[in-house]
FMN riboswitch aptamer (RFN element), 145 nucleotides, folded computationally. It was read from a public genome assembly, where an Rfam model found it.
RNA sequence: GACAAUCUUCAGGGCAAGGUGAAAUUCCUGACCGGCGGUAAUGACGUACGGACGUCUGAGCCCGCGACUCGCUGACCACGUAGGAAGCGACUGAUCUGGUGAGAGCCCAGAGCCGACGGUACAGUCCGGAUGGAAGAAGAUUUUU
Numbered sequence: 001g002a003c004a005a006u007c008u009u010c011a012g013g014g015c016a017a018g019g020u021g022a023a024a025u026u027c028c029u030g031a032c033c034g035g036c037g038g039u040a041a042u043g044a045c046g047u048a049c050g051g052a053c054g055u056c057u058g059a060g061c062c063c064g065c066g067a068c069u070c071g072c073u074g075a076c077c078a079c080g081u082a083g084g085a086a087g088c089g090a091c092u093g094a095u096c097u098g099g100u101g102a103g104a105g106c107c108c109a110g111a112g113c114c115g116a117c118g119g120u121a122c123a124g125u126c127c128g129g130a131u132g133g134a135a136g137a138a139g140a141u142u143u144u145u
Base pairs, nucleotide, nucleotide: 002144004142005141006140007139008138009137010136017029018028019027031125032124033115034114035065036064037063038062043056044055045054046053047052060113061112069090070089071088072087073086076083095111096110097109098108099107117128118127119126
C1' cells in the first nucleotide's frame, strides 16, 4: 500500500419586498435553494522542466445512487388479521440556444425548466412523520498478503 471484517463520527438548502382575500411564506407579481458517487477542455497551488506529474476544485435538469411512496418475503414478538429488524422488486423530476474550440448536456453568455407524502386557502421553501432513515465521506482496530 491492497483485500476483508468489526466499530466510531459525520452526512440538505431555500419565499426578501409587494398584491388579492375573512383567511395564503400555499394563489398572483416577484424572491430564493440545489444531497451523494462518476464523467469532464476549468481554475489554483506545488514539484519539476519543455515532456510532464501530483494535490485541491469543477453538472439541480449527462450517467448512476439515495430519500419518499407502493408491493412481496419476513428474523423477532404478546403467536394474531397488529407491530416489525432485514432483504427483494416496482416507482423515481427537469435543457436548450449562442460563443470559444479539434472536441463542450460539465467552461463563458443568455433564455428556460424541475422538485415525494400527510396537514393547511392549492406549498421545492411553513408544520409533520424525522431526536428517523440514507447514497456516501472521514477515521480507528484486527486478520491475510